The part of an RNA shown here (small-subunit ribosomal RNA, 3' major domain) has 487 nucleotides and comes from an uncultured bacterium. Model confidence (mean pLDDT): 84 of 100.
[in-house]
Context: one part of a larger RNA
RNA sequence: UGACGGGGGCCCGCACAAGCGGUGGAGCACGUGGUUUAAUUCGAUGCAAACCGAAGAACCUUACCUGGGUUUGACAUGUACGUAUUACUGAGAUGAAAGUCGAUGGACCUAGUUUUCGGAUUAGGAGCGUACACAGGUGCUGCAUGGCUGUCGUCAGCUCGUGUCGUGAGAUGUUGGGUUAAGUCCCGCAACGAGCGCAACCCCUGCAUUCAGUUGCCAUCGGGUAGAGCCGGGCACUCUGAAAGGACUGCCAUCGACAAGAUGGAGGAAGGUGGGGAUGACGUCAAGUCAUCAUGGCCCUUAUAUCCAGGGCGACACACGUGCUACAAUGGCCGGCACAGCGGGGAGCGAGUCAGUGAUGGCGAGCGGAUCCCUCAAAGCCGGUCCCAGUUCGGAUUGAAGUCUGCAACUCGACUUCAUGAAGCAGGAAUCGCUAGUAAUCGCAGAUCAGCCAAGCUGCGGUGAAUACGUUCCCGAGCCUUGUACA
Numbered sequence: 001u002g003a004c005g006g007g008g009g010c011c012c013g014c015a016c017a018a019g020c021g022g023u024g025g026a027g028c029a030c031g032u033g034g035u036u037u038a039a040u041u042c043g044a045u046g047c048a049a050a051c052c053g054a055a056g057a058a059c060c061u062u063a064c065c066u067g068g069g070u071u072u073g074a075c076a077u078g079u080a081c082g083u084a085u086u087a088c089u090g091a092g093a094u095g096a097a098a099g100u101c102g103a104u105g106g107a108c109c110u111a112g113u114u115u116u117c118g119g120a121u122u123a124g125g126a127g128c129g130u131a132c133a134c135a136g137g138u139g140c141u142g143c144a145u146g147g148c149u150g151u152c153g154u155c156a157g158c159u160c161g162u163g164u165c166g167u168g169a170g171a172u173g174u175u176g177g178g179u180u181a182a183g184u185c186c187c188g189c190a191a192c193g194a195g196c197g198c199a200a201c202c203c204c205u206g207c208a209u210u211c212a213g214u215u216g217c218c219a220u221c222g223g224g225u226a227g228a229g230c231c232g233g234g235c236a237c238u239c240u241g242a243a244a245g246g247a248c249u250g251c252c253a254u255c256g257a258c259a260a261g262a263u264g265g266a267g268g269a270a271g272g273u274g275g276g277g278a279u280g281a282c283g284u285c286a287a288g289u290c291a292u293c294a295u296g297g298c299c300c301u302u303a304u305a306u307c308c309a310g311g312g313c314g315a316c317a318c319a320c321g322u323g324c325u326a327c328a329a330u331g332g333c334c335g336g337c338a339c340a341g342c343g344g345g346g347a348g349c350g351a352g353u354c355a356g357u358g359a360u361g362g363c364g365a366g367c368g369g370a371u372c373c374c375u376c377a378a379a380g381c382c383g384g385u386c387c388c389a390g391u392u393c394g395g396a397u398u399g400a401a402g403u404c405u406g407c408a409a410c411u412c413g414a415c416u417u418c419a420u421g422a423a424g425c426a427g428g429a430a431u432c433g434c435u436a437g438u439a440a441u442c443g444c445a446g447a448u449c450a451g452c453c454a455a456g457c458u459g460c461g462g463u464g465a466a467u468a469c470g471u472u473c474c475c476g477a478g479c480c481u482u483g484u485a486c487a
Base pairs, nucleotide, nucleotide: 001487002486003484004483005482007481008480009479010478012476013475015471016470019434020433021432022431023430026325027324028323029322030321031320032319033318034316035315042053043052064311065310066309067308068307069306070305073134077133078132079131080130081129082128083127088105092101093100094099108125109124110123111122112121113120114119136300137299139298140297141296145294146293147289148288149287150285152283157196158195159194160193161192162191163172164171165170176187177186178185202277203276204275205274207245209243210242211241212240213239216235221232222231223230248271251265252264253263254262255261314453327427331386332385333384334383335382336381337380343374344373345372348367349366352363353362354361355360393424398419399418400417401416402415403414404413440463441462442461443460444459445458446457
């Protein structure tokens, strides 16, 4: 100087407390361990691995296993030699395919020679074959590395120049008094300044103005309908999307050191960082990744390369994690009625109509889309029914019949209909999230994608709470100080 302390002081955080809802019990889905297996490819392992890489494992993917092939190779560059019925075409045979054998037809480009102008011929190229350099490796090492990422932590810290102090390691500045979300600002001070962080500059959202009007409006005028911005017409309003404005403790009062600031108030759409996002300092964990990619070294080279078929990654006594659905009456079922936003669409979205109980199928308008479609949002409201029961709760499991995608749904897809109706009556010890348009609850869209094991992820809107006395305690962090046989 640090680190540590079941030392002290100050302070903060959904850290506790106060609340609300869960997990841990059940069934199912997914991930992981273990076990099994010919293989169940590999990586990730306290927080910070475990719906993680994977935003799509039937084949492919695919790296694994079994079997069948290939060996200058599936892919790149170069050298040498060979090659005219060569490249290409590939009937057919064999085979699970890959591959192997292979009939028939049969060229092209450049330069030269010749020509009866049809062509013939020579050399070279491309191509092919052979040989050699080499290719190839998701083989090993993340403890050889780059790059990228997680974590402490969006915590308020981490440093430097000059000066000063100290023999020196170092200190000072950065400590102190206040204040802040903040090393934020003010005051003081042997310090004076500066850098990386903080904040601001960026994006979305909340208010109004201007500009613009193939979305919106009967607002205004006319037409028109069973109904409808449906038509003429118009940019007022809504909206869309560009510009500029608006919030700065600016104003008032009190407190404060006449400071920084704090508390209350006015005005205001918004008030003291308005709300949210992007943004992650010096560093820590030899943290993670050689399987995104790149790369040193090592290893394989008729195989650890490469092609193909089938299988596996989907196994199942069990253990853990993350979710979904429930156990019901603030509910289930039936009928009627209402209101979103984000997005996506051409090998696409598909209105409408017909067939089917339905998944879906036939025909098919419109739309590369503020115009058409996906698109009926659901919870909700109104009416009816069930009457506390393992039930009209719950839907697992299983049987049968189907639909769709796709070369192909046996291993191993989703969906539909009928039948079947399991466990489950609120979950032990323990444990998680959340402070407001949040939790809880309800549905919708998208990426990946032929289809989908999505109950996941990323977004979107609808309905919409409770509680915070407080900082003694648990956990983590910051500053000062103290002890130390630690570095």
Notes
The RNAcentral record of the full RNA draws on ENA and SILVA. It matches the Rfam family "Bacterial small subunit ribosomal RNA".